Large-subunit ribosomal RNA, domain IV from a Candidatus Zixiibacteriota bacterium, 370 nucleotides, folded computationally.
Its Rfam family is "Bacterial large subunit ribosomal RNA".
The full RNA is in RNAcentral, with records from ENA.
[in-house]
Context: one part of a larger RNA
């Protein structure tokens, strides 16, 4: 110098991003306890007194225990309920007196209060940097499923399985997240649910036509024993093949409706009141429809350390209001809420080497010797 400790004058958070740390608080008896509340709670709220030994009373009393034990009861049992000894344990509670600095004499053993946020709550999670406001959760709502359910598994769309040896108060999916008030307006867009006239339409179905191949038939050349034979060239029925029009032709789409606790959206501009200011009124453009209650500088607010008030000697935090919401909003919930948290951010008591500013001791290192 470092580790772990212990004590510290005066001050007592000035420390610091933050009272990290540490210290204070801790048992048992009694008195005593508020807003505020879901009336259960907050509550060990807070805040305050007692504790040792010795005599007396209380009192060997209350009280516990239960005798090879007595009694009643039924469901007859390691059974309930009741008594309770010449037994064993054994108080609070008053009074009085005594000794220490000090009697829960030593270790062990809540610090509290308050204001806000956010999540109701007990759970749950990143095994090894996050325990949380994230999950999850009880409740609510939507929606699929009538059973051989729907959904899931496994798989060649098999047989099996799970759902469920359930049956719509059930089972699967989805959003929300206790409770309380409450959830507006929009269905044009994308989805989903119905409908079925018309439109488009896929394999099939259909076969007008058209091509290819040639038996034949006509013409042509050559030969010829005058029947005919060979080649070529046009034309071609019938089959067989290769296309291949119209016309029929489902779902789906277009198409009409419904649906937002589906996925989602929820304006701009200009004028106007007898002082200024602002606009309850009006005008216009624009949409499917223009943000409704409630709450707001917010875990959302850029500008910004808005503003005004509170606390402070001073406050970019924080708390109560304002409204100019860059860019809150109502089951991608809205706002309020007792309890409830190793959750987050603010003041406050006590408390203290966190600091003013540092000291001194205990161990063990580091250092020298060996």
């Nucleotide at each position: 110098c470092c580790c772990u400790c212990g004590u510290u004058a005066a001050g007592g958070a000035a420390c610091u991003a933050g009272g990290c740390a540490a210290a204070a608080u801790u048992a048992c008896c009694c008195c005593g306890u508020a807003a505020c509340u879901u009336c259960g709670g907050g509550a060990g709220a807070a805040g305050g007194g007692g504790u040792g030994c010795c005599c007396c009373c209380a009192a060997g009393u209350a009280u516990g225990u239960g005798u090879u034990c007595c009694g009643g009861a039924c469901u007859u049992g390691c059974u309930c309920c009741g008594g309770g000894a010449u037994g064993c344990a054994g108080a609070a509670g008053g009074g009085g007196g005594u000794c220490g600095c000090a009697g829960a004499a030593a270790a062990g053993a809540g610090g509290c209060c308050u204001g806000g946020g956010u999540g109701a709550c007990u759970g749950u999670u990143u095994a090894c940097u996050a325990a949380a406001a994230a999950c999850a959760u009880a409740u609510g709502u939507c929606u699929c499923u009538g059973c051989u359910a729907a959904g899931c598994u496994u798989c060649u769309c098999a047989a099996g399985g799970c759902g469920a040896a359930g049956u719509a108060u059930a089972g699967g999916g989805a959003c929300u997240g206790a409770c309380a008030c409450c959830u507006g307006c929009c269905c044009g867009g994308u989805g989903c649910u119905g409908g079925a006239a018309g439109g488009u339409u896929a394999a099939a179905g259909g076969g007008a036509g058209g091509g290819g191949u040639u038996a034949g038939u006509u013409c042509c050349g050559c030969c010829u024993u005058c029947g005919g034979g060979c080649g070529g060239a046009a034309u071609g029925a019938a089959g067989c093949u290769c296309u291949g029009a119209a016309c029929u032709g489902a779902a789906g789409c277009c198409c009409c409706a419904g649906u937002a606790a589906a996925c989602g959206g929820c304006g701009g501009c200009c004028g106007u009141a007898a002082c200024u200011a602002u606009a309850a009124c009006g005008g216009u453009c624009c949409u499917a429809a223009g943000g409704u209650a409630g709450c707001g500088a917010a875990a959302u607010u850029c500008c910004u350390u808005g503003u005004c008030g509170g606390g402070u000697a001073a406050a970019u935090u924080c708390c109560g209001a304002c409204c100019u919401g860059c860019a809150c909003g109502a089951a991608u919930g809205g706002u309020g809420u007792a309890a409830c948290a190793a959750c987050u951010u603010g003041g406050g008591c006590g408390c203290u080497g966190u600091c003013u500013c540092a000291a001194c001791g205990a161990g063990g290192g580091a250092c020298u010797c060996g």